Bacterial RNase P class A from Polaromonas sp., 342 nucleotides, folded computationally. Its Rfam family is "Bacterial RNase P class A". Rfam classes the family as a ribozyme. NCBI's taxonomy places the organism under Bacteria, Pseudomonadota, Betaproteobacteria, Burkholderiales, Polaromonas. Of the family's consensus pairs, 93% are formed in the model.
RNA sequence: GAAGCCUGCCAGACCGCCGCUGGUGCAAGUCUCGAAAGAGCGCACUGGAGGAACGUCCGGACUGCACAGGACAGCGUAGGAGGUAACACCUCUCCACCGUGAGGUGAGGAUUAGAGCAACAGAGACGAGUCGGCCUCGGGGUAACCUGAUGCCGGGUGAAACGGGCAAUCUCUACGCGCAGCAAUACCAAGUAGGCCAGCGUUGAUGUAGUUCCGCAGAGCUGGCGGGUAGGUAGCACCGAGCCGGGUGGGCGACCCCCGGCCCAGAUUAAUGGCGGUCACACCGGGCUUGCCGCAAGGCAGACCCGGCGCACAAAAUCCGGCUUAUCGGCGGGCUUCACAC
Numbered sequence: 001g002a003a004g005c006c007u008g009c010c011a012g013a014c015c016g017c018c019g020c021u022g023g024u025g026c027a028a029g030u031c032u033c034g035a036a037a038g039a040g041c042g043c044a045c046u047g048g049a050g051g052a053a054c055g056u057c058c059g060g061a062c063u064g065c066a067c068a069g070g071a072c073a074g075c076g077u078a079g080g081a082g083g084u085a086a087c088a089c090c091u092c093u094c095c096a097c098c099g100u101g102a103g104g105u106g107a108g109g110a111u112u113a114g115a116g117c118a119a120c121a122g123a124g125a126c127g128a129g130u131c132g133g134c135c136u137c138g139g140g141g142u143a144a145c146c147u148g149a150u151g152c153c154g155g156g157u158g159a160a161a162c163g164g165g166c167a168a169u170c171u172c173u174a175c176g177c178g179c180a181g182c183a184a185u186a187c188c189a190a191g192u193a194g195g196c197c198a199g200c201g202u203u204g205a206u207g208u209a210g211u212u213c214c215g216c217a218g219a220g221c222u223g224g225c226g227g228g229u230a231g232g233u234a235g236c237a238c239c240g241a242g243c244c245g246g247g248u249g250g251g252c253g254a255c256c257c258c259c260g261g262c263c264c265a266g267a268u269u270a271a272u273g274g275c276g277g278u279c280a281c282a283c284c285g286g287g288c289u290u291g292c293c294g295c296a297a298g299g300c301a302g303a304c305c306c307g308g309c310g311c312a313c314a315a316a317a318u319c320c321g322g323c324u325u326a327u328c329g330g331c332g333g334g335c336u337u338c339a340c341a342c
Base pairs, nucleotide, nucleotide: 001338002337003336004335005334006333007332008331009330010329012279013278014277015276016275017274018273020048021047022046023045024044025043026042029041031040032039033038050313055323057322058321059320060319061318062181063180064179065178074177075176076175077174078173079093080092081091082090083089094108095106096105097104098103109172110171114170115169116166117165130155131154132153133152134151136149137148138147139146140145185234186233187232188231195225196224197223198222199221200220206217207216208215240263242262243261244260245259246258247257249256250255281310283308284307285306286305287304289302290301291300292299293298
């Protein structure tokens, strides 16, 4: 210098103005919406997307239901050891395969329990037995030889031929797993929705705009109880498997331990945005200049200035640990192979 392998990180920065949304404090009114439950309105301070928030694939927390114990069924996992709340995740390591190498990949228990499967070729593919030769025995023949049986050797086909392969086919072994999921679940709680009970009522309750009478209509009226729906609140924004920093603390490592600091998004028409400016980065165009090549025309590269344009994949929805997939551009660390120089 070229080509690669593994790994960490960023995902524009700052300022001003205008908004959206959560929290805390103060303050408000015979306030607004609503039948109620409950929600909202002002000011100040303050918080407000991601490395994947994606997928919803795996494992947990949490909640409800079920639950004597055992077995079966079903589902999952599979070298060994460890980490972890747990895992199919992660780490170390053995073995196999790929790569010159750094490294990468692995669905790596079991085929003397049983079943099933194997294209083409080949006589024959899991049950049988082809061609040639040899030994022994039997039959026929005077003999050469023909023929049958057992065994052995060799050839041919094929990935594989009474000896194996495949468990990513069933199966067996060991271990693990109760079922459902925040639309879980708990509480409050409308309707001239509906249910049950009691009393009164065609011998007229009740209604008919204050009361009584008349008239008219007329089969319901009154009270109580409990359950659900719409709606609302909690779950739910979390003092925790929490985040940040440090440790001549432990461990090869995943990870664990100690010390200090911090409190850090959250709705259900669903917030996290818009405009302007400065700077940075990438790209395009123009200008100017420098360097290199060239006889020249000219070409290539870089710095600076001006203008334009752009910044990926994608956006929480009960929370957490993983995995998979998507991703413009950029920064850093460790290592390998080849070439050259010393």
The RNAcentral record of the sequence draws on ENA. The gene name in the source record is rnpB.